[in-house]
Molecule: c-di-GMP-I riboswitch aptamer
Organism: Neobacillus paridis
């Protein structure tokens, strides 16, 4: 210097749930709020899941689809703070 990963110390985010805006929905933002997480930071590359406005199909209840989403699904990439065996 790197990898793994306890301790201490400085902290750091923020689930579920409300409220407000947004959006066809998934879901996202902003406040409130902690379940928890050593990358719960970032990134849609691979898989996996979620929605189905629009189309298509169908007499119709439906049904198929991502071009939308989901990084706190997993896995890659990438970037970082203290510090021990």
């Nucleotide at each position: 210097c790197u990898a793994c990963a306890a301790c201490c110390a400085g902290g750091g985010c923020a689930a579920a749930c409300c409220c407000a805006u947004u959006g066809a929905a998934a879901g996202a933002u902003g406040g409130g709020g902690a379940c928890g997480c050593a990358a719960a930071g970032c990134u849609a590359c691979g898989a996996g899941c979620c929605u189905a406005a629009a189309g298509c199909a169908g007499u119709a209840u439906u049904g198929c689809u991502a071009u939308g989403g989901c990084a706190g699904u997993c896995g890659g990439g990438u970037u970082g703070c203290a510090u021990a065996a």